[in-house]
A computed fold for a 355-nucleotide part of an RNA from a Candidatus Ryanbacteria bacterium, annotated as large-subunit ribosomal RNA, domain IV. NCBI's taxonomy places the organism under Bacteria, Bacteria candidate phyla, Candidatus Ryaniibacteriota. Its mean pLDDT, the model's own confidence on a scale to 100, is 80.
Context: one part of a larger RNA
RNA sequence: CUCCCUAAGGAACUCGGCAAAAAAGCGGCCGUAACUUCGGGAUAAGGCCUGCCCCGAUUCGAUAUAGCAAUAUAUUGAAGGCGGGGCCGCAGCGAAAGAUUCUCUGGCGACUGUUUAUCAAAAACACAGCUCCCUGCGAACUCGUAAGAGUAUGUAUAGGGGGUGACGCCUGACCAAUGCGAGAAGGUUAAAUAUUGUUGGUGUAUGUCAGUAAUGGUGUAUGCUGCACGGUAUAAGCCCUCGUCAAUGUCGGCGAUAACUAUAAUCGUCCUAAGGUAGCGCAAUUCCUUGUCGGGUAAGUUCCGACGCGCACGAAAGGCGUAACGACUGGAGAACUGUCUCAGGGAGGUGCCCG
Repeated sequence: CUCCCUAAGGAACUCGGCAAAAAAGCGGCCGUAACUUCGGGAUAAGGCCUGCCCCGAUUCGAUAUAGCAAUAUAUUGAAGGCGGGGCCGCAGCGAAAGAUUCUCUGGCGACUGUUUAUCAAAAACACAGCUCCCUGCGAACUCGUAAGAGUAUGUAUAGGGGGUGACGCCUGACCAAUGCGAGAAGGUUAAAUAUUGUUGGUGUAUGUCAGUAAUGGUGUAUGCUGCACGGUAUAAGCCCUCGUCAAUGUCGGCGAUAACUAUAAUCGUCCUAAGGUAGCGCAAUUCCUUGUCGGGUAAGUUCCGACGCGCACGAAAGGCGUAACGACUGGAGAACUGUCUCAGGGAGGUGCCCG
């Protein structure tokens, strides 16, 4: 290290009955609760039987005899049956193989399924069902620069996306914020473009002043032009108006009050978009906390049932129940045992030591 056995006790072991042991086992007969979605639960649980030999009756068939026949008698065969008696052993599914321990009660997840190949199989994922959003077909969506492809040789009882997660009873209030949808009166708002000015540059025509002239100054009309500077016109968006929560989300505070006390149905007040409804509740959520009461135990930080101002449950990030199911998880019991009190003995193997 791998096995086997063990007095008395029997979970006192331990995080935890982990491991081991036990029961059961193939069948037959009887019997089987709560609960239940009436299918289940259920092989529930629990009890009895099981080998071999002999005898008897019954049922069915065949043959022979008697009889017209029904039938009777005899022989024989079959029964996976029935009744009685006997035999042996500790033991009768006697070996091998195959091969449910069970009961009570919570939590979670409806279920069968899926998953971290190689520390996690689960309460995680999925699921049928429910619901919301998008999509009228050259669909939405996805891939691709595109052509094109999938969707789909489908067509809203279809396809895509989000959430929830069987079933039962249900799913409250709030549209102020954020998101989304619809709207259009007004406000605000880009570039390009158009138009209109200003200004700079540069032409043409023509006046006027100074000058003999060259030339210079100053006007008018009309072109071209600039990454120049303004005005005006013009979109969605935003502001704005409605809607929408199985969209993201949110769901109060203080004070007073009843003829014992206590408590507060009630009242006042402040704030808010609205102030948590039903149901559940010390919970897989409760800090204080081993809350308090009841149950179970001789003794119970766990467990079950209640209570409820819930530090910090709560209604499809669903709420509360729920039969069946689960290599899930908590508590209790029966049986059983070397898990233990507390160790002992035996068999085989490995390492080391010795020979």
The sequence was found in a public genome assembly. Its Rfam family is "Bacterial large subunit ribosomal RNA". Rfam links the family to the GO terms ribosome and structural constituent of ribosome. Clan: LSU clan.